Annotation
A computed fold for a 356-nucleotide part of an RNA from a freshwater metagenome, annotated as large-subunit ribosomal RNA, domain IV. Rfam family: Bacterial large subunit ribosomal RNA. Its family is annotated with ribosome and structural constituent of ribosome in the Gene Ontology. RNAcentral holds the full RNA, with entries from SILVA. Model confidence (mean pLDDT): 88 of 100.
Context: one part of a larger RNA
RNA sequence: CCGUAGUUAAGGAACUCGGCAAAAUGCCCCCGUAACUUCGGGAGAAGGGGGGCCUUGAAGUGUGAAAGGAUUUACUCCCCAAGCACAUCAUGGCCGCAGAAACAAGGCCCAAGCGACUGUUUAACAAAAACACAGGUCCGUGCGAAGUAGCAAUACGAUGUAUACGGACUGACGCCUGCCCGGUGCUGGAAGGUCAAGGGGACGGGUUAAGGAGUAAUCCUGAAGCUCAGAACUUAAGCCCCAGUAAACGGCGGUGGUAACUAUAACCAUCCUAAGGUAGCGAAAUUCCUUGUCGGGUAAGUUCCGACCUGCACGAAUGGCGUAACGACUUGGGCGCUGUCUCAACUAUGGACUCG
Numbered sequence: 001c002c003g004u005a006g007u008u009a010a011g012g013a014a015c016u017c018g019g020c021a022a023a024a025u026g027c028c029c030c031c032g033u034a035a036c037u038u039c040g041g042g043a044g045a046a047g048g049g050g051g052g053c054c055u056u057g058a059a060g061u062g063u064g065a066a067a068g069g070a071u072u073u074a075c076u077c078c079c080c081a082a083g084c085a086c087a088u089c090a091u092g093g094c095c096g097c098a099g100a101a102a103c104a105a106g107g108c109c110c111a112a113g114c115g116a117c118u119g120u121u122u123a124a125c126a127a128a129a130a131c132a133c134a135g136g137u138c139c140g141u142g143c144g145a146a147g148u149a150g151c152a153a154u155a156c157g158a159u160g161u162a163u164a165c166g167g168a169c170u171g172a173c174g175c176c177u178g179c180c181c182g183g184u185g186c187u188g189g190a191a192g193g194u195c196a197a198g199g200g201g202a203c204g205g206g207u208u209a210a211g212g213a214g215u216a217a218u219c220c221u222g223a224a225g226c227u228c229a230g231a232a233c234u235u236a237a238g239c240c241c242c243a244g245u246a247a248a249c250g251g252c253g254g255u256g257g258u259a260a261c262u263a264u265a266a267c268c269a270u271c272c273u274a275a276g277g278u279a280g281c282g283a284a285a286u287u288c289c290u291u292g293u294c295g296g297g298u299a300a301g302u303u304c305c306g307a308c309c310u311g312c313a314c315g316a317a318u319g320g321c322g323u324a325a326c327g328a329c330u331u332g333g334g335c336g337c338u339g340u341c342u343c344a345a346c347u348a349u350g351g352a353c354u355c356g
Base pairs, nucleotide, nucleotide: 001351002350003349004348005347006346007345008344010342011341014340019337027051028050029049030048031047036041038172052094053093054092056090057089058088060086061085062084063083068078069077070076071074095099107335108334109333110332111331112330113329114327115326119131120130135170136169137168138167139166140165141164147156148155149154173322174321175320176319178252179251180250183249184248185245186244187243188242189241192240193239194238198234199233204228205227206226207225210221211220212219213218253271254270255269256268257267280314281311292308293307294306295305296304
């Protein structure tokens, strides 16, 4: 000097990012117990009192083949003294600093955020507000189901049958879930446009048997066959097009003016849009400016709580707003308690270190 334990005057969170760590609470019985609430809870709420040993007494419960009683005379039933056992209440007393005497053994309250809850998760830096969840909605699927694995056979789905199964989103419960189908997607649409291979084969080309011309080379015409190219016409899905659909992907404006103080603008005008954000909430797990402004709490508060609304850039199942209960979650405050601190000291023990 360090580790691990223990104690500490006065103060008691002044420590610190933060009460981290430690201290404190702790058992049983009795009294008592708020807001709120989904009436179950909250609740061991909170907050108080008692607790050892001896003496004496009291009532109680159980047992009780002493005695007594009853009859159906039985290994019967009823009642019950004493004794024994159990727990309780009361009286008086005794000892200690201390009686749940050791060990073991909840700290509590108030307010807010998030997630309803129990659960699950990053084996070895993250346990959470993340995942799941019951509940809600949409889409698909009529059974050789859809879907999944496989080239297939086949298997699962399911020895199930739409109150079933698969997929997607949301996430108890309460009140609700507004407007937009222009874009993208999906669904539907006997018309129309476009459109592949295929069918079709008009028209045209190559080749030449033959005919003609030429002394000849060769040239001209040119059937059939073979062959090249190929128009009209015909033809599916798709796309275009027309509709529907947002608990499908998604989206949800600007400018100027106006009221008899001022300010503001219920109101008016105008541009654009598919439609211009409804209810609710709001400096928020979202607010840049920002420590916004006001109020509360403190002597003093960038955090916290309640409001305001100027929402840089909330907003309704990528759910909105509430919510009792729950949480090794996060945030702020308080009581108790303490070596966290003012400010350090000592003790025990093990190291480091020095000497041997």